[in-house]
Context: one part of a larger RNA
């Protein structure tokens, strides 16, 4: 030198622990804003950097209820200085304060009365002013307008991705649909919407990738309503024949397919039940603090007893957590049980309004019009224009009126089925930014959110926007006086303390790497 062994030294790998994530179940709860929000900026403490709470009344004032010995948040001890059984600190319910900003607004936009006022007589525009909404934010869920392209088609153009992604606009706790001009083909069903299965079936397709139903059965959940129009009555307008017509408005009337309804005339019922509108009782229960709550000792290791031994007890309470190791019986809780002056919710019940009759004969008044259907261009319908019905949409043309119209997938008869051309509608059903509880063959600091830690911090961009690492002394700080080398350092050696080489670069401390010791080799 070299290889091998021992001892530190480096270094943070492994183990082990969790304050923190991930999932999902229940339940609430689904908004907040001009009474100025979401979100920032600046302040605020005795000394004040961050975080947290607050807001010139600024870690906070008043009130009520809880609560009972301490307290003046947190990293963070100490100092000063008060507070407090005359009940403080905290906890909850209400209230007052609440700077600058930010929609941020002395604006704007809309509805509505007043008042005024043009070309232009009335009037209409127009102006002004009040007075009331609206405006913004917010995770997904929903409606709706607009709407890609990669990609697939082993290439591409119809196609397909996809009516997705992304803009927008609009609501609501659910949105939207929804009480048949339905679906069917059996003398059948009976608003909607959601699942299951029909069925990858019937179909559609450069019939190529691919797309892809209905109806019926099973089931969740149930619930039906209001116009409009004929008739009639009032009020106001206006038009001539001057007592009738015509417009408009309010009210009564009505509301359907086995047709209804008016209207005329006739018979029966006339008080029974139902309700989604108002409103009482501060309804019952829930919900925002709480509280009460059973049963253990000895002894042996040990620093510490919950562990080992003997021997007891509770249990509607042996979920869980803390305590010097592994605790039903030490704490804190749990099972059960109690419990609100305020607020908030609130099933039900009372009470008032407001709505809902039948039946027969006659009449042939009424039953949603620039609509329905046509043709032509499109689009959504599982259906790419096909034989394409059935729905929407432009422009362009256009009907009947119940002996009527629409529809059964070109068309046409038959039967059969329905009643458009107005509007409402809970409940099954989608979602979690958020709040209580609960529970995991979910992670355990390179995992699990990025983020256990001052984390959307530091850092980086002009910006939009990107985006980290960083957990653990120890049972308790008992965080090492005091001597000694050293430079009034670092660092180290005694001491002391300690179970302990746990000493703050602090559980455990792998490996590379170094260094020393020493064994064989050369």
């Nucleotide at each position: 030198g070299g290889c091998g062994u021992g001892u530190g030294g480096g270094g943070g790998a492994u183990g082990u622990c969790u304050u923190g994530g991930c999932g999902c179940c229940a339940g609430a709860a689904g908004g907040c804003g001009a009474u100025g929000a979401a979100g920032g900026g600046c302040g605020u403490g005795g000394c004040a950097g961050a975080c947290u709470g607050c807001g010139a009344u600024a870690a906070g004032c008043u009130c009520g209820g809880g609560g009972g010995a301490a307290c003046u948040g947190u990293c963070a001890a100490a100092c000063g200085a008060g507070u407090g059984c005359u009940g403080a600190u905290c906890c909850c319910g209400a209230g007052a304060u609440c700077c600058c900003u930010g929609a941020a607004u002395u604006a704007c936009c809309g509805u509505g009365c007043a008042c005024u006022g043009a070309a232009u007589c009335c009037a209409u525009a127009g102006g002004u002013g009040c007075a009331c909404g609206g405006g913004g934010c917010g995770a997904a869920c929903c409606c709706a307008g607009a709407g890609a392209a990669c990609u697939g088609a082993a290439a591409c153009a119809u196609c397909u991705c996809a009516g997705u992604a992304c803009c927008u606009g609009g609501a609501g706790g659910a949105a939207g649909a929804g009480a048949a001009a339905g679906a069917a083909a059996a003398a059948u069903c009976g608003a909607u919407u959601c699942c299951g299965u029909c069925a990858g079936u019937a179909g559609c397709g450069g019939c190529g990738a691919g797309c892809g139903a209905c109806a019926g059965c099973g089931g969740a959940a149930u619930a039906g309503c209001c116009u409009a129009a004929a008739c009639c009555a009032a009020g106001a307008g206006g038009a001539c024949a001057c007592g009738u017509c015509c417009u408009c408005u309010u009210g009564g009337g009505g509301u359907u397919g086995u047709a209804g309804g008016a209207c005329c005339g006739g018979a029966c019922a006339c008080a029974a039940a139902g309700u989604a509108a108002c409103u009482c009782a501060u309804u019952a229960g829930u919900u925002u603090a709480a509280c009460g709550g059973a049963a253990c000792g000895a002894u042996c290791u040990g620093g510490a007893a919950a562990g080992g031994u003997c021997g007891g007890c509770c249990a509607u309470a042996g979920c869980g957590g803390g305590u010097g190791a592994c605790a039903g019986c030490c704490c804190c809780g749990u099972a059960c049980g109690u419990g609100a002056a305020a607020g908030a919710u609130g099933a039900g019940g009372g009470g008032u309004u407001a709505c809902u009759g039948u039946u027969c004969g006659g009449c042939a008044c009424c039953u949603g019009a620039g609509u329905a259907a046509g043709a032509c261009u499109c689009a959504a319908c599982a259906c790419g224009u096909g034989g394409a019905a059935g729905u929407g949409a432009g422009g362009c043309c256009g009907a009947a009126u119940c002996u009527a119209c629409g529809g059964g997938g070109c068309c046409c008869a038959u039967c059969c089925c329905g009643u458009a051309a107005g509007g409402c509608u809970a409940a099954a059903u989608a979602c979690u930014c958020u709040c209580u509880g609960g529970c995991g063959a979910c992670c355990g600091a390179u995992a699990g959110c990025a983020a256990a830690c001052a984390a959307g911090u530091a850092g980086c961009g002009c910006g939009a926007g990107c985006g980290a690492a960083a957990g653990g002394u120890g049972g308790g700080a008992a965080g090492a006086a005091c001597c000694c080398c050293g430079a009034u350092a670092a660092g180290g050696g005694g001491a002391g303390g300690a179970c302990a080489c746990u000493g703050a670069a602090c559980c455990u401390g792998a490996a590379a790497c170094c260094a020393c010791a020493u064994g064989c080799c050369u």